[in-house]
Context: one part of a larger RNA
């Protein structure tokens, strides 16, 4: 080694891909590696167990026996594992025919509103609060109307709708592009799961280099509150929020729930795809498969609650946890421009 567990108690990796590796569908043949059986050689001697004797006992000590669960040959058995071989098609993939989608990238256009500019009209306020006040405004503002520049995000539709492996993706229209459904049952013929390492992708701040800058704002100033107000609220405002490229890589990265896969009572809505019945129709019923919510049986659970989208019942891998602090620190490594990331302790303390 063999424990028990990981929705909320300490635990599922933020998320694909994919190597090594572990694991793996139905049927036959062969092989005998594994596994079983036997027989034969070995398994020193002490120890360790039985019996039996010797020191008066007992530790010791002597004799016989078992026993050394192993290894090696050799024969033999073939159910399972596994090698080879030769077939199957239901797993998994290719094909055809469909239609759904904010999946992704590029490019062009649109419209409402805010802000500023410039003009008309028009006078004295605006604005803002809980109530002010900072502010703004006779150098003519808010209000309104015309025209203009620029940036950013896209009301209605809008839906516990959909798309996407997660991050996340929403005006319209072209172009390039991934996936997934449904329907055919045509090809191949296990071609499959999972995956340590490794590559990749990954909100928001943050960083670097150039641009861009309406709004909206960390920081900073100002003005209230207040005992104080390095805050809540107001007035201003820089980075930043946006675009190109290159970095960081971290989250309540949440369904706090890894991935496959089968199998297990139902009820109700929705999203896509088909089928059948009725009907002229619009549609309504009835079903099949795929997502996507609710209630619930049995069953699980500390309980809460999960419950065909399991946290039931089973297999497979693969990731993690093992009393709180001290700590996600130290140290060392490794990767970053840096912030830091990622790996990860002990002392001591309860």
């Nucleotide at each position: 080694c063999u424990g028990g567990g990981c929705g909320u108690a300490a635990a599922g990796g933020g998320c694909g891909c994919g190597u090594a590796g572990g694991c793996g569908g139905c049927c036959g043949g062969c092989u005998a590696a594994g596994u079983c059986g036997a027989a034969c050689g070995u398994g020193a001697a002490a120890u360790c167990c039985c019996c039996g004797g010797g020191c008066u006992c007992a530790a010791c000590c002597c004799g016989g026996g078992a026993a050394c669960u192993g290894c090696g040959u050799u024969c033999g058995a073939u159910a399972c594992u596994g090698g080879u071989u030769g077939g199957c098609u239901u797993g998994a993939a290719u094909c055809c025919g469909g239609g759904a989608g904010a999946g992704g990238g590029a490019u062009g256009c649109g419209g409402a509103a805010u802000u500023c500019c410039a003009g008309g009209u028009g006078u004295a306020g605006c604005g803002g609060u809980g109530a002010a006040a900072u502010g703004c405004g006779u150098a003519g503002a808010u209000a309104u109307c015309u025209g203009g520049a620029g940036g950013a995000a896209c009301a209605c539709c809008g839906g516990u709708g959909g798309c996407g492996a997660a991050g996340g993706c929403a005006g319209c229209a072209u172009c390039c592009u991934g996936g997934a459904c449904c329907g055919g049952c045509a090809u191949u013929g296990a071609c499959g799961c999972u995956g340590a390492g490794g590559c990749g992708c990954g909100a928001a701040a943050g960083c670097c280099a150039g641009g861009g800058g309406a709004g909206c704002a960390a920081a900073c100033g100002g003005g209230a509150u207040u005992a104080g107000a390095u805050a809540c609220c107001c007035c201003g405002g820089u980075a930043g929020u946006c675009c190109u490229g290159g970095c960081c890589c971290u989250a309540a990265a949440c369904g706090a729930u890894g991935a496959a896969u089968g199998c297990u009572u139902g009820g109700u809505g929705u999203g896509g795809c088909g089928g059948g019945u009725a009907u002229c129709g619009a549609u309504c019923c009835c079903u099949g498969c795929u997502g996507u919510g609710c209630c619930g049986a049995a069953g699980c659970u500390a309980a809460c609650g999960c419950a065909u989208u399991a946290a039931g019942c089973a297999u497979u891998c693969c990731g993690c946890c093992u009393g709180g602090g001290g700590a996600g620190u130290a140290c060392g490594g490794u990767c970053g421009c840096a912030a830091g990331g990622c790996u990860g302790a002990a002392a001591c303390u309860c």
The part of an RNA shown here (small-subunit ribosomal RNA, central domain) has 350 nucleotides and comes from an uncultured bacterium. The coordinates come from a structure-prediction model, not an experiment, and the mean pLDDT is 89. The full RNA is in RNAcentral, with records from ENA and SILVA. It matches the Rfam family "Bacterial small subunit ribosomal RNA". Its family is annotated with structural constituent of ribosome and ribosome in the Gene Ontology.